[in-house]
Molecule: small-subunit ribosomal RNA
Organism: uncultured bacterium
RNA sequence: AGAGUUUGAUCCUGGCUCAGGAUGAACGCUGGCGGCGUGCUUAACACAUGCAAGUCGAACGGUAGUAGGAAUACUAUAGUGGCGAACGGGUGAGGAACACGUAGCUAACCUGCCCUCCAGCGCGGGAUAACGUUUCGAAAGAGAUGCUAAUACCGUAUAAGCUCACAAUCGGUAGGGGGUAGUGAGAAAAGGGGGAACCCACUGGAGGAGGGGGCUGCGGCCUAUCAGGUAGUUGGUGAGGUAAGAGCUCACCAAGCCGACGACGGGUAGGGGGUCUGAGAGGAUGAUCCCCCACACUGGGACUGAGACACGGCCCAGACUCCUACGGGAGGCAGCAGUGAGGGAUAUUGGUCAAUGGGGGAAACCCUGAACCAGCGACGCCGCGUGGGUGAAGAAGGCCUUCGGGUCGUAAAGCCCUUUUCCCGCUGACGAGGAAGGACGGUAGGCGGGGAAGAAGUCUCGGCUAACUACGUGCCAGCAGCCGCGGUAAAACGUAGGAGGCAAGCGUUAUCCGGAGUUACUGGGCGUAAAGCGCGCGCAGGCGGCGAAGCAAGUGAGGUGUGAAAUAUCCCGGCUAAACCGGGAGGGGACAUUUCAGACUGCUUGGCUAGAGUGGAGUAGAGGAGCGUGGAAUUCCGGGUGUAGUGGUGAAAUAUGCAGAUAUCCGGAGGAACACCAGAGGUGAAGACGGCGCUCUGGGCUCGAACUGACGCUGAGGCGCGAAAGCUUGGGGAGCGAACGGGAUUAGAGACCCCGGUAGUCCCAAGCCGUAAACGAUGCUGACUAGAUGUCUGUUUUGGGAAACCGGAAUGGGUGUCGAAGCCAACGCGAUAAGUCAGCCGCCUGGGGAGUACGGUCGCAAGGCUAAAACUCAAAGGAAUUGACGGGGGCCCGCACAAGCAGCGGAGCGUGUGGUUUAAUUCGAUGCAACACGAAGAACCUUACCUGGGUUUGACAUCAGGGUAGUAGGGAACCGAAAGGGGACCGACCUUCGGGAGCCCUGACAGGUGCUGCAUGGCUGUCGUCAGCUCGUGUCGUGAGAUGUUCGGUUAAGUCCGAAAACGAGCGCAACCCUCGGGGCUAGUUACAAGUGUCUAGCGCGACUGCCCGUGAGAAACGGGAGGAAGGUGGGGAUGAUGUCAAGUCAGCAUGGCCUUUAUAUCCAGGGCUACACACACGCUACAAUGGGCGGUACAGUGGGGAGCGAAGCCGCGAGGCGGAGCGAAUCCUGAAAAGCCGUUCGUAGUUCGGAUUGCAGGCUGCAACUCGCCUGCAUGAAGCUGGAGUUGCUAGUAACCGCAGGUCAGCGAUACUGCGGUGAAUACGUUCCCGGGCCUUGUACACACCGCCCGUCACGUCAUGGGAGCUGGUCACGCCUGAAGUCGAGGGGUUAACCGGAAGGAGACACUCGCCGAAGGCAGGGCUGGUGACUGGGACGAAGUCGUAACAAGGUA
Repeated sequence: AGAGUUUGAUCCUGGCUCAGGAUGAACGCUGGCGGCGUGCUUAACACAUGCAAGUCGAACGGUAGUAGGAAUACUAUAGUGGCGAACGGGUGAGGAACACGUAGCUAACCUGCCCUCCAGCGCGGGAUAACGUUUCGAAAGAGAUGCUAAUACCGUAUAAGCUCACAAUCGGUAGGGGGUAGUGAGAAAAGGGGGAACCCACUGGAGGAGGGGGCUGCGGCCUAUCAGGUAGUUGGUGAGGUAAGAGCUCACCAAGCCGACGACGGGUAGGGGGUCUGAGAGGAUGAUCCCCCACACUGGGACUGAGACACGGCCCAGACUCCUACGGGAGGCAGCAGUGAGGGAUAUUGGUCAAUGGGGGAAACCCUGAACCAGCGACGCCGCGUGGGUGAAGAAGGCCUUCGGGUCGUAAAGCCCUUUUCCCGCUGACGAGGAAGGACGGUAGGCGGGGAAGAAGUCUCGGCUAACUACGUGCCAGCAGCCGCGGUAAAACGUAGGAGGCAAGCGUUAUCCGGAGUUACUGGGCGUAAAGCGCGCGCAGGCGGCGAAGCAAGUGAGGUGUGAAAUAUCCCGGCUAAACCGGGAGGGGACAUUUCAGACUGCUUGGCUAGAGUGGAGUAGAGGAGCGUGGAAUUCCGGGUGUAGUGGUGAAAUAUGCAGAUAUCCGGAGGAACACCAGAGGUGAAGACGGCGCUCUGGGCUCGAACUGACGCUGAGGCGCGAAAGCUUGGGGAGCGAACGGGAUUAGAGACCCCGGUAGUCCCAAGCCGUAAACGAUGCUGACUAGAUGUCUGUUUUGGGAAACCGGAAUGGGUGUCGAAGCCAACGCGAUAAGUCAGCCGCCUGGGGAGUACGGUCGCAAGGCUAAAACUCAAAGGAAUUGACGGGGGCCCGCACAAGCAGCGGAGCGUGUGGUUUAAUUCGAUGCAACACGAAGAACCUUACCUGGGUUUGACAUCAGGGUAGUAGGGAACCGAAAGGGGACCGACCUUCGGGAGCCCUGACAGGUGCUGCAUGGCUGUCGUCAGCUCGUGUCGUGAGAUGUUCGGUUAAGUCCGAAAACGAGCGCAACCCUCGGGGCUAGUUACAAGUGUCUAGCGCGACUGCCCGUGAGAAACGGGAGGAAGGUGGGGAUGAUGUCAAGUCAGCAUGGCCUUUAUAUCCAGGGCUACACACACGCUACAAUGGGCGGUACAGUGGGGAGCGAAGCCGCGAGGCGGAGCGAAUCCUGAAAAGCCGUUCGUAGUUCGGAUUGCAGGCUGCAACUCGCCUGCAUGAAGCUGGAGUUGCUAGUAACCGCAGGUCAGCGAUACUGCGGUGAAUACGUUCCCGGGCCUUGUACACACCGCCCGUCACGUCAUGGGAGCUGGUCACGCCUGAAGUCGAGGGGUUAACCGGAAGGAGACACUCGCCGAAGGCAGGGCUGGUGACUGGGACGAAGUCGUAACAAGGUA
């Protein structure tokens, strides 16, 4: 420090995810030791039991015990009394507050114990507990009566200080409750110990220290879908109250006070030091330790006290638990342990007061679950160990393997060492300041002995991310943080081997920060990615021109105070080191105070004119409002002329018209809009504004420089304006025209088209709505930064002109285009900025859900404004690139269409395919590019299929081991359908003499036309013989890429020429090759009589736009011509670029993997591949007279031939037979060519056309023609009379017609295929259309690429959510009623030791009663917020379903 993920690829935007660190953790697997820490985050849920606050006999009277004979002493302590119990310890509920933090104030205060100082402690009095007696009660406890003490209580004396009242004076203050002196009144005390000195207590006062109360500035959560809140509320006067100010409380008076700088309300939360993270700024957090606060079962209350409204005190109410004799009582672990419960989860009912600290005491001492220790938990941090060295036959074994080997691996074993830790034994602390005294602890440590001994796991290995193989599995089981893996070759699942990481731990989960510059202060954006309010006016606020003076608030500098300790950083030190602990240092920042500075901002004062504005002179304009007015056109009405249609469309129809339309002329009515001018023109803030005239009126610009003197800019809220549609009321209504009606179109047509037509438009008057792609998708204002060129409108000047005016230059203001720099992701922007700056406002933060719900607010309504969440996705987007595509465009090709000729589609038959059938009808090929295709030959064989019968190292190959001598091999009887079995008999080969070969057995293995063409090689088809496909270097672009290859011409061609940031090159094109066409030369088997050269086959020649004319750009090239056998590639062939189709082929061959092994192998017989209601494809033969039959007669070429071709001759009607000459073939054979020509017959007929089908008789091949061959003869004589929609081939020696040959092959189902020659046409205007293709361009939401993508309803399932008659909780306050305890107040008729009084009595107190307040309870309505709810609304997701086709191309109606 980054990385993965949107795309075919790219750049950008943008979200999601990962790598790091952390934790009071939990869970899974595992676990040797020690040190230091740490441990209920949940139920502030309920608690059994024990302990956690007592102490003092030197305050007091008793009582009991011990000792003593006793006095007395000692011990213990229930009670009175004193001090403590307000500390220490726990918890985080509540609380958004002066609670906390920080800095101050208190002139408004308190302070026990402690310290210092001053002064004092005189004289009296009355009670009371304990105790005794007694009563009640189950208990807890209570009452009555009698006695008694005090450092308990009371009176009084004294009073320097103290308090209060009055008045004086001195500094000082914002303000006297400060100091000094005065008068009056008031208020103290206690003793105990000691032999004593004296000590400890006590009282009043002053001060200190420490502690506390109160007040204030500033700081720190979310929410405006909480905008107004407030009656003790704000202030005053008086009173009360408190330690003390104060509406703190009360009476009266006034009407204030708080709030957009966020009051009030709601939600959440103890705050801080700190902790985690981060480069920092920041973000998150508030366990342990420290400070503060709050609380103590819930709520309320006071008492005591220096201090409490009191965790282990009291009273009351409530809930809960317990005891009870039912009358009544008791209790409060959020102290330490512990229990139950809750929960994913958190420990011992331990030891000691030895240390530190606290309470009491004069002290000894007592108490102390504070504390110190120990126990449990890998919960965390730190440290140590599980051994070290050597050791290659690289052991065994595992795994992989190309079978060679590789790897685990020096790893192990073996040998030599060591002993941290461990075990055993001995010794044994510091912690204790001074003799003893140590819970921890016989611990830490030390010494000796023993023995490698007792001690390694966990996660991962597709990318991110470090680490790879095998097997299993087969979209299953599963994995997954994101992208994504798994559908038979998975480095992604599971297992194994190996490897990588960390290590007594390792992973996972949860949470926080980081990465995330992804809330942007540091440090982001808003034309198109999310984002500029539709526009203006303008309050608050923010910001603000030039020069001067003053002030010193901001700002800067210095000083001072504070910023607790701990933590963190640095240094030093202590435990062996570290963690841990101790000492020291340092700065930062915040606050307060003080001094100084005076630039800048601010404030004040007085100036300036450049900003802004006023006045003056001009000027352009559809700027606005009102009132008038004009012509053209549409429609309607009246009249005239006139007759059959008009209208409308792609074509029609509805409609209209003989009751007279349309057309045409005249006249009239009415409404709306203003042609030409008109322009990229003008005006306005925007919406918007268009005939002409008048009236009223807003703004702009120019000139000039008179006046004001910063008066300015922006603008949250607010106010106003605001297209269209829509709404309310009234009027108007020509044209147009939602809805609606009709006609068409269509599968449907709720549309597009047509005929009508209501609201509406508008228009008018008055009002509402407040939205828009309200767009320049670009807020307003100001300044600065090259130019070029239009246009509108001013001013100045110049030239021309008499003028109007025309042109130039300069200078303003608008409005366009192109562009430098610069900016931008790119597109683009570019003085009218999207450049460079400044000010202010608005807005954005992934997509969907959703601009939706709820709430609020506005509106008559429609609806507007404001505006979420659950849930869900790993993207959604912007710009540009390359393709592909378009019912986009341009240019151009092709038998693509057109023009022609012959066909196919109809019939019969042949063949192939689908389908069906079958035991099997083997398999493959399936739009073009499968279907007379693999198959250039299925009766057996072929043969892969079926049935049945056999064989099992096999029909075939190799190897090893063993065996075998009449061996291998042959083989008659006999069995069998055959294969095979059987075995009389016959009978080998090589040899170095060992044996080999053969055969048999066993084991390895063979075999497979079994699967996968989607694991492959090779080969092939197709686009397409289309003209394309690329590369190097350079250049352009951030990049994908572009350029070159585009453009102007031209060509069959990316063919060539020219231009051009390209220059070249490669694969293609062309040419080179073969063949045909002309002639030459050479040779001559054959042919013919020679010799020749028709011919055969070999070599070279010939054609190159070379020549001429024209066109063209002085080009390439094209048109025409000459010559020539041939002319512009002369005809034909071979030749197939980069690639596409997971195209075809595992059955031609090869081949990975999988499967099979007495079978999916192999042999055999028979059957099947030949089936047949049908459908399609390729063909043949025909339907006839350009023909059929018969007779005669003419002319080819390519080929083939030895298990072959086979002549002549003879036989047969014929197929064929006999025959065998000749020929390995220019020699012989095949061999006749056919159409043609000549003649004759048939006469339009299902025929003398046509030949299917069938019968009979024959021939040939073959082991064998039944299933299932071909041929011949005789007989039979079907359909068919030119073929619907549609569709194929062909542009010249071509189509068409005609025959011939060959391969395969025993034969043949060949009408197929491959060749050969014979006869031999028609047509092409042309490129609009169909199909295919090429180039350029354009759009795109496509990229599996239009057979693409994609929208909405419906149906089904799941999930979350809104509404909802209601039902049911929580919370909050208000109103009314009842009202505990208790303080305060009042009362009188009760009671009453101290004081007053001679007494009566009084003062005071207590009890009681009443009043105010008052917790809780009750009644009633309400606010806010949950849960649930029949039904209902939309939403999200889901493999696939239904209906249509809305969008993306002009998406077929932009």